[in-house]
Annotation
Large-subunit ribosomal RNA, domain I from uncultured euryarchaeote, 530 nucleotides, folded computationally. The prediction has a mean pLDDT of 80. The organism belongs to Methanobacteriota, within Archaea. Rfam family: Archaeal large subunit ribosomal RNA. Its family is annotated with ribosome and structural constituent of ribosome in the Gene Ontology.
Context: one part of a larger RNA
RNA sequence: CCGUCUGGGGAAUGGCUCGGUUCAGGUGCCGAAGAAGGUCGUGCCAAGCUGCGAUAUGCGCCGGGUAAGCGCAAGGAGCUAUUGAUCCGGCGAUCACCGAAUGGGACUUCCCACUCUUUGGAGUGAUCCGUGAGGAUCGGGAACCGGGGGGAUCGAAGCAUCCUAGUACCCCGAGGAAAAGAUAUCAAUCGAUAUGCCGUCAGUAAAGGCGAUCGAACGCGGCAGAGGGCAAACUGAAUCCUCCCAGGAAACUGGGCGGAGAUGUGGUGUUGCAGACUCCGGGCACAUCUUAACUCGUCAACUCGAAAUCGGCUGGAACGCCGUGCCAUAGAGGGUGAUAGCCCUGUAGGGAUAAGCGAGAAAGAUGAUUCCGGAAGUUCUUGAGUAUUGCGCCUUGGAUAUGGCGUGAGAAUCUGGGAGCCAUUUGCUUCCAACCCUAAAUACAACCUGAGACCGAUAGUGCAGUAGUAGUGUGAACGAAAGCUGAAAAGUACCCUUAGCGGGAGGUGCAAAGAGCCUGAAACCAGAUG
Repeated sequence: CCGUCUGGGGAAUGGCUCGGUUCAGGUGCCGAAGAAGGUCGUGCCAAGCUGCGAUAUGCGCCGGGUAAGCGCAAGGAGCUAUUGAUCCGGCGAUCACCGAAUGGGACUUCCCACUCUUUGGAGUGAUCCGUGAGGAUCGGGAACCGGGGGGAUCGAAGCAUCCUAGUACCCCGAGGAAAAGAUAUCAAUCGAUAUGCCGUCAGUAAAGGCGAUCGAACGCGGCAGAGGGCAAACUGAAUCCUCCCAGGAAACUGGGCGGAGAUGUGGUGUUGCAGACUCCGGGCACAUCUUAACUCGUCAACUCGAAAUCGGCUGGAACGCCGUGCCAUAGAGGGUGAUAGCCCUGUAGGGAUAAGCGAGAAAGAUGAUUCCGGAAGUUCUUGAGUAUUGCGCCUUGGAUAUGGCGUGAGAAUCUGGGAGCCAUUUGCUUCCAACCCUAAAUACAACCUGAGACCGAUAGUGCAGUAGUAGUGUGAACGAAAGCUGAAAAGUACCCUUAGCGGGAGGUGCAAAGAGCCUGAAACCAGAUG
């Protein structure tokens, strides 16, 4: 030096999975009645996590459920429980301090007050509304939504208009969805009929240093479907509110003091063959609200739920093999000392129920002739710094023909007005702006449930363990590693040795698998032997 063997070392590989991930369905707001999130406490011994809050790993009531229980967590001590604990579901009580933080203040989780008081305690923030009593708002939420602001890298093979893009990002606001929404819309000589979303139309029309690029609509096919209320004309207090008293389960009704309201409460009315006003005819039951008691349904924890622990063999152990049976509206899954339809839990299929919710019937309350049709036209009404428009800027596919903003002009009133993609005129068609509300179809996924030809510990979330932890940084912020004994701790009594670690012998166990614990490759190291 080489080969072989025996070990050490190391943690790859295989197997496993209390985690992740994706998809689907469900569900969707919390907060001054003090949230989200924290700090500090709280246990017999208690550092961390979990739970809880000075009533502090918990208190009360109702329901379920059954033999053990005192969280992760195994120990010691002690205690609770068949007078039903622990546990599960529902409803309550308590709930320190900070935090919108709200009595004042502050170097966050601390400090200092005032008023009333039954001496227990209660109240004292700002802004807005309200005569007042009183009420509302503030802050948080993964993404989704509406609005206000708004880049650059990039592309144009350079770059400035342009593009990226109204994107990223910042701010405000709302909800379980939001927004939009009942034609001053389209269409084209036929007609359609709110909005939203999907497919198509179509990479078409159009825009564009006509470059790069950008980019609709009508129509058609689907999902879903729903329409209403004011202002005005006419009427003219016929109206409404707080508080008190009475009745009622409530809706509501009656009475009283006061207030709002003629700068108009209430009624009527709401559209394009209109409405008001005037007149005529028909119709007679309706519309809205409340729910104490009654009935039914739905719904929590939960409950019932078939059939082998049959014989033999191997084994530490039978769920394996051999043999013989059985159930099945149940042969999904999981567990059990190896692979179990028939051992356990479940599964298929049934059942029950508090509160709540929904429906029915019934009862009550309110409104009152409101509803429909027609005729006549001498009258009245139909949203103003609006429509429209010059100039400038932004935006849009919108081209002279998108929408918005600024500034300057500025109508008509039914014999009216807008639109039909240049302008003007005429005609035709169509609609009625300048007020408001409106479910569903749609978006998202924090939360719950289920599933997977997804990953299986250098993977899958950064995190399968006290993970946004340890640690790093002045800070914004960055950010890990770390899973597996065994069926059961049976976690090695006793003896020898050692300062101890350990070693020997012995014991447990199927097996040392001996806690730096399943399997245990390679690098690397040592010894023995040839």